The RNA shown here (FMN riboswitch aptamer (RFN element)) has 121 nucleotides.
Rfam family: FMN riboswitch aptamer (RFN element). Gene Ontology term of the family: FMN binding.
The coordinates come from a structure-prediction model, not an experiment, and the mean pLDDT is 79.
[in-house]
């Protein structure tokens, strides 16, 4: 310099205003928001994570499934990531009326990110 292990911390953003209704912060116009990691810097390339099922299970988890979105132009060695334009999408549960933006599980987990102490080389 590397590997591994242990421990502390960190670790998701967003809905105001009109309108129509008996009733919507959920329809409808307008506005607003975008986790971790990897690549020329990324909600829409590729993996990851939170969520539900279904099986194991030493009850700590583990596996597998199912759930979302882009194209054009342009500079450049390098971009679906950058400028420029037009688009598009966003678990579940719940609600006097369909929710990314509001309530709840969640003061939770958890991709990971940084400290820090041994260990082996």
């Nucleotide at each position: 310099g590397a590997a591994g292990u242990g421990c502390u911390u960190c670790a998701g953003g967003g809905a105001a205003a009109g309108g129509u209704g008996u009733a919507a912060u959920u329809c409808c116009u307008u506005a607003u928001u975008g986790g971790u990691g990897g690549u020329a810097a990324a909600c829409c390339c590729c993996a990851c994570g939170a969520a539900a099922u279904u099986a194991c299970u030493a009850u700590g988890g583990u596996a597998a499934u199912u759930a979302g979105a882009a194209c054009a132009a342009g500079u450049g060695a390098a971009a679906u990531u950058c400028u420029u334009g037009u688009g598009g999408c966003a678990a579940c549960a719940g609600u006097u009326a369909a929710a990314g933006u509001c309530u709840g599980g969640a003061u939770g987990a958890a991709a990971g990110a940084a400290g820090u102490a041994g260990u082996u080389u």